The prediction has a mean pLDDT of 84. A computed fold for a 72-nucleotide RNA from a Candidatus Woesearchaeota archaeon, annotated as transfer RNA. Rfam family: tRNA. From the family's description: Transfer RNA (tRNA) molecules are approximately 80 nucleotides in length. Rfam classes the family as a transfer RNA. Taxonomically the source falls in Candidatus Woesearchaeota (Archaea, Nanobdellati).

RNA sequence: GGGUCGGUAGCUCAGUGGGAGAGCACCACGCUGAAGCCGUGGGUGUCCAGGGUUCAAAUCCCUGCCGACCCA
Numbered sequence: 001g002g003g004u005c006g007g008u009a010g011c012u013c014a015g016u017g018g019g020a021g022a023g024c025a026c027c028a029c030g031c032u033g034a035a036g037c038c039g040u041g042g043g044u045g046u047c048c049a050g051g052g053u054u055c056a057a058a059u060c061c062c063u064g065c066c067g068a069c070c071c072a
Base pairs, nucleotide, nucleotide: 001071002070003069004068005067006066007065010024011023012022013021018055026042027041028040029039030038048064049063050062051061052060
């Protein structure tokens, strides 16, 4: 330098055009002498950034940034 894949919640990840989600973690309440366990409730988020297409974009297109791998 070229190519492929990836970037979504605190962590690991799903979601391929219209509702942003799961598990774990976390918080509140109940329970307990207290804590843990358990039960109920709560998503806590600039979907990497900018631009484009579309009535509508996490999702499609372009550019850039970051990471992993392959080639040179």